Description: Predicted 3D model of a 72-nucleotide RNA (transfer RNA) from a Candidatus Aminicenantota bacterium. Rfam family: tRNA. By type it is a transfer RNA. The sequence is in RNAcentral, with records from ENA. Model confidence (mean pLDDT): 83 of 100. Lineage of the source: Bacteria > Bacteria candidate phyla > Candidatus Aminicenantota.
């Protein structure tokens, strides 16, 4: 250079065209407790950027970023 594969809440991760984008940890508030931890319950919090094609995109296509990886 060239082909490949990944990108999703702070971190891990599910989802694979019509979901309120879901679950864990962690974070907040409340109940428990003398306090702390633990439990619990209830919350905030994500789709790498652009374009396409689609009645509809995280999902498909294309191009650019970033990370892996094989190879010249």
């Nucleotide at each position: 250079g060239g082909c490949g594969c990944u990108a999703u809440c702070g971190u891990c991760u599910a989802g694979g065209g019509g979901u309120u984008a879901g679950g864990a940890c962690g974070g907040g508030u409340g109940a428990u407790u003398c306090u702390c931890a633990g439990u619990c319950a209830c919350u905030a919090a994500a789709c790498c950027g652009g374009g396409g094609u689609u009645c509809g995109a995280a999902u498909c296509c294309c191009c650019g970023u970033a990370g892996c990886g094989c190879u010249g």